[in-house]
Predicted 3D model of a 165-nucleotide RNA (glmS glucosamine-6-phosphate activated ribozyme aptamer).
This record gives sequence, structure tokens and C1' cells, in this order.
RNA sequence: UAAUAUUUUUAAGCGCCAGGACUGUAAAAAAUAUGUUUUACAGUUGACGAGGUAAGGGUUUAUCGAAAUAUUCGGCGGAUACCCUUCGGCUGAUAGUGGGUUGGUCGUAAGCGGCUUUUCAAAGAGCGAAAGUGAUUUCGUAACAAGAAAGUACGCAUAACGCAC
Repeated sequence: UAAUAUUUUUAAGCGCCAGGACUGUAAAAAAUAUGUUUUACAGUUGACGAGGUAAGGGUUUAUCGAAAUAUUCGGCGGAUACCCUUCGGCUGAUAGUGGGUUGGUCGUAAGCGGCUUUUCAAAGAGCGAAAGUGAUUUCGUAACAAGAAAGUACGCAUAACGCAC
């Protein structure tokens, strides 16, 4: 370095399933158009992507849009959300520089918004294919968002106090 085997890990709009819904098999019941109901067993489904993590602690139905309008119902866990403290960046006070305190805001690409330009998704629906007795699942094809990035003679944050030169 290569091959093979075994073990561990893989996830973070992520994982799981005691309810619900749905399917198959078996049994039973009443009925008699071939289906219905109940029980047992075995299964299926159960959030579509975008964005998002300084450290510690706390708390919780933790951002954004897409689809649908009949389950993306319901529940459990987790979580990059939020709050506090610390650390760090930027910004405000100065005629100017450095440093300190403090306010604001953000998280190392380290403020929010307006405007201009550029740019971006998956699922669902449609069509096609594959697996399964089936519920259903997987794959291919094509489109669309909030937003994001860059620029900016714009707005807001923007109110303050010491020290040295």
C1' cells in the first nucleotide's frame, strides 16, 4: 500500500413508536352478494427540505418557508433555539491615537434593516421504472420558497464616564 474477515461508529428538522390510521394471515360472530365486526399474530405509516453549535448553567410545544386541507394526527427522546454568567469580535463617547469602564449587538466569515444585483431546495402532485400477497417503500424525470451572498453617498443601534499621549 492492497485485498479479505470481524467489531465499533454513522443521525440533530434528527431518531423512535405503547395510541390512532392502514395491510396480510388465522379464528370467531351475526348476516348472506363475495363484504362487515371482533380477537390473536405478523407488518406498514407516522415532518418536505432551507438555515443553524465559543464555554458553562438554566428553561422549553426552539428559526424559516414548501406541500396538504382526510393523520405533516398523537406521543417519547434528543437538539445548533431562548435566558443568565464568562470569554471573544464589531460598534457608540474623542479633534486624534492608545488603553480602561459601560451600553448595544453578534459568535470567530463574530450588528439589524432598506435598496440594487446575483443565486439556491426537497417532498407532495404528474409521468416512467423497480420491490412486496398487500398496506407501502425505493429510484428516475421536471418546477417552485422563505431566505442567502455581494455591493451600498440610506436608516437604526448611537446614550455615556474616567486615564495616558

Notes:
It matches the Rfam family "glmS glucosamine-6-phosphate activated ribozyme aptamer". By type it is a riboswitch. About the family: This entry contains a glucosamine-6-phosphate activated ribozyme that is found in the mRNA for GlmS. GlmS is an enzyme that uses fructose-6-phosphate and glutamine to generate glucosamine-6-phosphate. The ribozyme catalyses self cleavage of the glmS mRNA that is thought to regulate GlmS activity. Its mean pLDDT, the model's own confidence on a scale to 100, is 76.